[in-house]
């Protein structure tokens, strides 16, 4: 840095994904070592034990133990002095530091930067002073309550506790006159040392106050009564509605107040090119909290985590009477969870607390333990080593690979292990850590490598095994028998004492765009204007100095990043210096741009004269035309309406026409990408009220100006209310159609409404899908509405203003836009960020309704989407072409047979073939064989081929016996060469192997079918295009053709076309035999029969001939076409062989080959009967028919082409025939199949189920073959069916064609209505290309692209997901309202009780219990808000494998589509 994914493919737009970095993580797999970190993110849940805060005898009483001394002594021991200090108490400090946690907190909490009305023990340094008295209360005694905890009563006692006096300065208070307020000792070496009061300063700590700045929602838009300010009182260390009493009505707010959701902030961390963006762990600064809730107490500091008072919940202890507790400190334990350590060691440093000190005490903290959780480093060996080793793996069987990799051989010893030595950290002592860290010394290569990929993105391939299963996947997407994507192997990439998932952030993603995007058609311009805040603004002068800009101060704790140096071997890590910290403040200067403020200007803006134009709006009026009705005349059977028709209407008189008449709407022509409004829109003519715009000319105001959130007004057309009016049209409806069906499209009616008046509704594809506005930037050519100029005026030409076209730079994904920009620019607002779900739910606002507006979320998909490309495709459009339709001939489709499929049968009816392009197709011929089935009976190296080893001559043949046969047994018989070794050939066992018409034709070659003998398919090079791709091949003509010719950014070529080839059609030439015979001759009843001939006809080989080559017309003079003429033949003369680049996963694995799978005493192979030949059907192909153009009899003409030796037969004989005997000729231009028929004369039949037609049956034969029952084909006699010309529908065929008539082959023993070919006879028709099919080319549209047999859309049904309503029920959390009122403070009382003080001794001052109030917590009650779970029903929406109904939409989607 990018990549991968929408498409056949391309370019844009756009969203998922990935590759990088990172974490207090977690999990799987694995694990050798060390150093520096880091460790409950969850349940601010309960919590056992243990610590975690005391100290201080030098304030102060008592004092146990023990020690020492002395007295008395029953020797137990007791007293009494001292010494000594426990456990307690009283008093002083500290327990507000340190230490934990983030619940709450949207806040002056927090960051920064500033202030004034403040307090402050300990500490530092200054001044002053520390004089004299007094009453107590604990401890401790004694009684005495209680399970305990804790206590009451009564007496004692001491201080540095406690309270007066005295004195007091610069303290405090004042009405300025006065008034008021202190202290305390203790130690002591007597030198001092520690303290104590008051003042005042410092520093450090607090506490208040203020400007910025600090998360999200407007689906939260108003809030507020101590609320905002005054005033007195009050309180506080201090200001202040901090409190309270009056007084005034104010305060905040769209620059989001207020209310919900979320959260500690900060330095900083991670990320990243920054610019942001995320997060707030360890380190550190601040804040709030200590079980929930509320309160003061003490004090210098507290409403206090290890104090106290009460209320709650919970827990424990209880004698049931009452009590106790509070790990979010250090371990630790339960729970929760995906997860997160030891109930350790020390006060050695470092720090705090007491204390004169020595010291005590510190789960701060130092260090140890446990984890790869993360960073940094080190190891697991080094060298040599090719027989390239065994073994794995792969193979094309050769090899290759694993691989110098092991072995081996040489050599080190880092880490680990033993053993010795041993620090720093301590300044005299004191070391948890720790006998650590680090030196040395042995020993041996010895103890130490794993996870993860390997289809593409992405580095890295093979093989087996699976078969849409099992499984993978981050996105695409693998996987249905050959998976580099799934397991496993080998083999290979990466990292590495880690690797990989997961999860969660940034990054890529310019995918929220300040840096950095967009809005005509991809998401995204409000339907329009007017306008208020608000944002922006025009020339010139001064002035100020908020922005701005330069300088200088302060300040941004530290740690962190960075940069430079040190230090632990290095490195993480640490230590030092330094930069930076883009920020805030404050001085002080500048004054150009923006601003304030004054002043001037006239180019934006506006007024003001003059003009003309205009469906600009509103109201009155008023016209004519044509529909309906209505009345009245003429008139008579239909009229209307459609593809067709039917309902309708009409004989009671329609329709159609003639005059009158009512009434309601809309205004032909004119009419025009003209014209006017902001849009919406507006169209007859008058008149009459009003809006705006334009032009000229001159003159006035003097920035008045542009936008435009919120407001406001218009605002098509439905659609709503109230009232009218209603003619024509027409939802709804009803009827007739159409239809498989028709709630429609089509027809007849027909009601709301369409109008008119008032009022809502506010929406459209309200579109130019293009927001005002202003400048600026080539033309050209219409056209409105106005002006100016020109001698020449049906004109010319200059501008303004406006409303098309088309184009040049630009712009754009393209496609288009282009002075009416989608172009270069500024000013403003409006909207957009993947599809679906959705413009939907909830909620608010409007609305009578409809309903509109604002607007999500869960899930869900990998994509939607735009523009251009190339196919294909249309019930789209142009041209053309074909037996493709028309126009003609004949058919099938009914009958019967004949094959052929399907279907059902069967043991088996063997297999393929399936619309054209399967169905008399493989198959050019199943009785046996074939043959691939059935079934029965035998075989197993085999029916066939090869190799090797061993064994024989028993083998092949023939008989003969069983047997359906195959086969078995027996008997005759005894291979061939030979160099005599042996060699071939045959059998027989044994082993490699044979063999399969077994499966895959969706693994294949080959061949074949179709489009289609249709005219098309590409290439090179060059332009054009961001690209796919165009052009080239497209146009004009013109052909059967991409055939030719012109033209043309094209210019050549290549497969196809044609053309070369074969047959036929004319001529020559040349040959003349088996062909032929004009001439000569001979013979004959006849016959080229014979001599002969070589013309002629043939035959078969060679040539020539037609080229649009001649002439005339047409045409761009061209290709070329029309017509003629010469010619046998004329415009490809006729036919034939030849099938471009592909399409159909078309056919075939049973022709043949071939990969894979399967089977091997059977899916191989032999035999025998059977079957493919069956039959209620249905379909294709054919045949013969239905008859007078005929059928029977008879008579007589004329082919071409092939066949013939296991063959073709001649002639004569027999036989009604088939045919059957005998026998000839041909190996074939020679002989033979083989009489061609149809036609031609002659004669019958006379319209019938017939002298038509012959199916079926009986009978009798006849040929082929071992064999004609299943099952051949043929003859003769007899029988004599359906059939009388075929419904819907469909088939061939353009001339030697169809139609029609017979011959002849191939297969074959026989068996042909089939197939292939032969030639006799010989038509009709084609106006023509609308139409049906079916191709070419070009063009249009497109949601197809497996490509219309395509895509797709809603409903039911079923299955699951989330969600919205839902009678209601449960919480949670706030508001306000009333009840309640602990414990406290504060005030009032205060008869009871009181030590100091004062007294005139009574008392008083002052306190204290008690009592009463305000405030108040918890609770209790109603009540409303919000919010969450549940919810019977019950809306819709997503998703899902082949479901149901239909076909809406994409092609004119079959009724253009949408809104």
């Nucleotide at each position: 840095a990018g990549a991968g994914u929408u498409u056949g493919a391309u370019c844009c737009u756009g969203g998922c994904u990935c590759a990088g970095a990172g974490u207090g993580a977690a999990c799987g797999c694995u694990g050798g070592c060390g150093g520096c970190a880091c460790g409950c993110c969850u349940a601010a849940c309960a919590c056992a034990u243990g610590c975690a805060a005391g100290u201080c005898g030098a304030g102060c009483g008592a004092u146990a133990a023990g020690c020492u001394g002395a007295a008395c002594u029953u020797c137990g021991g007791u007293u009494u002095a001292g010494u000594g200090g426990a456990c307690a108490g009283c008093g002083g400090c500290g327990g507000a530091c340190g230490g934990g946690u983030g619940a709450g907190u949207a806040a002056c909490g927090c960051g920064u930067g500033g202030g004034a009305a403040u307090u402050u023990a300990c500490c530092a340094a200054g001044g002053a002073g520390u004089g004299g008295g007094g009453a107590a209360c604990a401890a401790c005694u004694g009684c005495u309550g209680g399970a305990a905890a804790c206590g009451g009563c009564a007496g004692c006692u001491a201080a540095u506790a406690c309270c007066g006096c005295a004195u007091a300065c610069g303290c405090c208070c004042u009405a300025a006159g006065g008034g008021g307020g202190a202290a305390a000792g203790g130690c002591u070496u007597c030198g001092g040392c520690c303290g104590c009061u008051c003042c005042a300063u410092g520093a450090g700590a607090a506490g208040c106050c203020c400007g910025c700045g600090u998360a999200c929602g407007a689906u939260u838009a108003g809030u507020u009564u101590g609320u905002u300010g005054g005033u007195g009182g009050g309180g506080u260390a201090a200001u202040g509605g901090c409190u309270u009493a009056c007084c005034a009505a104010g305060a905040c707010u769209a620059c989001g107040a207020u209310c919900g959701u979320u959260a500690g902030c900060u330095g900083g961390u991670c990320u990243g090119a920054g610019a942001g963006g995320a997060c707030g762990a360890u380190c550190a600064g601040c804040c709030a909290c200590a079980c929930u809730g509320g309160g003061a107490c003490u004090g210098a500091g507290a409403c206090a985590c290890g104090g106290c008072c009460c209320a709650g919940a919970c827990u424990c202890c209880u004698a049931c009477g009452g009590g106790a507790g509070g790990c979010a400190g250090c371990a630790g334990u339960g729970g929760g969870g995906a997860a997160u350590a030891u109930u350790g060691g020390a006060c050695a440093a470092u720090g705090g607390g007491c204390g004169a000190a020595a010291g005590c005490c510190u789960g701060a903290u130092c260090c140890a333990g446990c984890g790869a959780u993360g960073c940094c480093g080190c190891g697991u060996g080094a060298g040599u080593g090719a027989a390239g080793a065994a073994g794995g793996c792969c193979u094309u069987a050769g090899g290759g690979u694993u691989g110098u990799a092991a072995a081996g051989c040489u050599c080190u010893u880092u880490c680990g292990g033993u053993g010795g030595g041993g620090a720093a950290g301590a300044u005299a002592a004191u070391g948890a850590c720790g006998g650590u860290a680090c030196c040395c010394a042995c020993a041996a290569a010895a103890g130490a490598a794993g996870c993860c990929c390997c289809g593409g993105c992405u580095a890295a391939c093979u093989c087996c095994g699976u078969g849409c299963c099992a499984g993978c996947a981050g996105c695409c997407g693998c996987g249905g028998u050959a998976a580099u994507a799934c397991g496993g192997a080998g083999g290979g990439g990466g990292c590495u004492a880690g690797c990989g998932u997961u999860a969660c952030u940034c990054g890529g993603a310019a995918u929220u765009a300040c840096u950095g995007g967009g809005c005509g058609u991809a998401a995204a311009g409000c339907g329009a204007g007017c306008g208020u805040a608000g944002g922006c603004g025009g020339u010139u002068a001064a002035c100020u100095a908020a922005g701005u800009u330069g300088a200088g101060g302060g300040u941004g704790a530290a740690a962190g990043c960075c940069c430079g140096g040190g230090g632990c071997u290095c490195a993480a890590c640490c230590c030092c210096g330094g930069a930076a910290a883009u920020g805030c403040c404050c001085u002080c200067a500048a004054a150009a741009c923006u601003a304030u403020u004054u002043g001037a200007c006239u180019a934006g803006a506006g007024g003001a004269c003059g003009g003309g134009a205009g469906a600009g709006g509103g109201g009155a009026g008023u016209g004519g035309a044509a529909c309906u009705c209505c009345c009245a005349g003429u008139g008579u059977a239909g009229a209307g309406g459609u593809g067709a028709a039917a309902u309708u209407c009409g004989u009671a008189g329609a329709u159609a026409u003639u005059g009158g008449g009512a009434a309601g709407a809309a205004c032909a022509c004119c009419a025009g990408u003209g014209g006017c409004g902001a849009a919406g829109g507006c169209g007859a003519c008058u008149c009459u009220c009003u809006g705006g715009a334009c032009c000229g000319u001159u003159u006035c105001u003097g920035a008045c100006g542009c936008u435009a959130a919120g407001g406001c007004u218009c605002g098509a057309a439905a659609g709503c209310g109230u009232g009218g009016g209603u003619a024509g049209c027409a939802a709804a409806c009803a009827g007739g159609a159409u239809u498989a069906g028709a709630u429609a499209c089509c027809c007849u009616g027909g009601u709301a409404g369409u109008c008119c008046a008032c009022g809502c509704c506010g929406u459209a594809a309200a579109c130019g899908a293009u927001g005002a506005u202003u400048g600026c930037u080539a033309g050209a050519c219409g056209u409105u509405g106005g002006g100016g100029g020109g001698a020449a005026c049906g004109c010319c030409u200059c501008u303004c203003a406006g409303u098309g076209u088309c184009g040049u730079c630009g712009c754009u994904a393209a496609c288009g836009c282009a002075u009416u920009a989608a172009g270069c620019a500024a000013u403003c607002c409006g909207c957009c960020u993947g599809g679906g779900g959705a413009g939907u739910a909830c909620g608010g606002u409007c609305g009578c309704a409809a309903g509109a507006u604002u607007a999500a979320a869960a899930c869900u998909c990998a994509a939607a989407g735009g523009a251009a490309u190339u196919g294909a495709c249309g019930g789209g459009g142009a041209c053309c072409c074909g037996c493709a339709c028309a126009a003609g001939c004949g058919g099938u489709g009914g009958a019967g047979c004949a094959u052929g499929u399907g279907g059902u049968u069967u043991a088996a009816u063997u297999c393929g073939a399936a619309g054209c392009a399967a169905c008399g197709c493989g198959a050019a011929g199943a009785a046996c064989c074939u043959u691939a089935c059935c079934u029965g009976a035998g075989c197993u190296u085999g029916a066939c081929a090869u190799g090797c080893a061993c064994g024989g001559g028993c083998a092949a043949g023939c008989c003969a016996u069983a047997g359906a046969a195959a086969u078995a047994u027996g008997g005759c018989c005894c291979c061939u060469c030979u160099u005599c070794g042996g060699a071939g050939u045959c059998c027989g066992u044994g082993u490699g192997c044979a063999g399969g018409u077994g499966c895959u034709g969706c693994a294949u070659g080959g061949c074949u079918g179709u489009c289609g003998u249709c005219a098309g398919c590409u290439c090179g090079u060059g332009u054009c295009g961001u690209g796919a791709g165009a052009u080239g091949u497209u146009g004009g003509g013109u052909u059967a053709a991409g055939u030719c010719c012109c033209g043309c950014a094209a210019c050549g070529a290549g497969c196809g076309c044609a053309a070369c080839c074969c047959c036929u059609g004319c001529c020559u030439u040349u040959a003349g035999u088996u062909g032929c015979c004009a001439u000569c001759g001979g013979g004959u009843c006849a016959u080229g029969c014979c001599g002969g001939g070589a013309a002629c006809u043939c035959u078969a080989a060679a040539g020539g001939g037609a080229c649009u080559g001649c002439c005339g017309g047409u045409g761009a003079u061209a290709a070329a076409c029309c017509g003629g003429a010469g010619g046998a033949a004329g415009g490809u003369g006729g036919g034939g062989a030849u099938g471009a680049c592909g399409u159909c996963a078309a056919g075939u694995c049973c022709u043949c080959a071939u990969g894979g799978c399967c089977u091997u005493u059977a899916u191989g192979a032999c035999c025998a009967g059977g079957g493919c030949u069956a039959c209620a059907c249905a379909c294709g192909u054919g045949u013969u028919a239905c008859a007078a153009u005929g059928g029977g009899a008879g008579u007589u003409a004329c082919a071409g082409a092939g066949g013939g030796a296991a063959g073709c037969u001649a002639a004569g004989c027999c036989g009604c025939g088939a045919g059957g005997c005998c026998a000839u000729g041909c190996c074939a231009a020679u002989c033979c199949c083989a009489g061609a028929a149809a036609a031609a004369c002659u004669u019958u039949c006379u319209c019938a189920g017939u002298u038509c037609g012959g199916a079926u049956c009986g009978c009798a034969g006849u040929c082929u073959g071992c064999a004609a029952c299943u099952c051949g084909a043929c003859u003769g006699c007899g029988u004599g069916a359906a059939g009388c010309u075929g419904g819907a529908a469909u088939c061939g065929c353009u001339a030697g064609u169809a139609a029609u008539c017979g011959c002849g082959g191939a297969u074959c023993a026989g068996c042909a209505c089939g197939c292939c070919g032969c030639g006799g006879u010989g038509a009709a028709u084609a106006c023509g290309u609308u139409c049906c099919c079916g191709g070419g080319c070009c063009u249009u549209g497109u949601a197809c692209a497996c490509a219309c047999c395509g895509c797709c859309c809603g409903u039911c049904a079923c299955a699951c997901c989330a969600u919205g309503g839902g009678a209601g029920c449960c919480g949670a959390c706030a508001a306000g309202g009333g009840c309640a009122g602990a414990a406290g403070u504060c005030g009032c009382c205060g008869a009871g009780c009181u030590a100091a003080c004062c007294u005139u001794c009574g008392g008083g001052a002052a306190g204290c219990a008690g009592g009463c109030g305000c405030c108040c917590a918890a609770g209790c009650u109603g009540u409303u808000g919000u919010u969450g779970a549940c919810g019977a029903c019950u809306g819709g929406g997503g998703u899902g494998a082949a479901g149901u109904c239909g076909u809406a939409a994409c092609a004119a989607g079959g009724u253009a589509a949408c809104c």
This is a predicted structure of a 1459-nucleotide RNA (small-subunit ribosomal RNA) from an uncultured bacterium. RNAcentral holds the sequence, with entries from ENA. Its mean pLDDT, the model's own confidence on a scale to 100, is 86.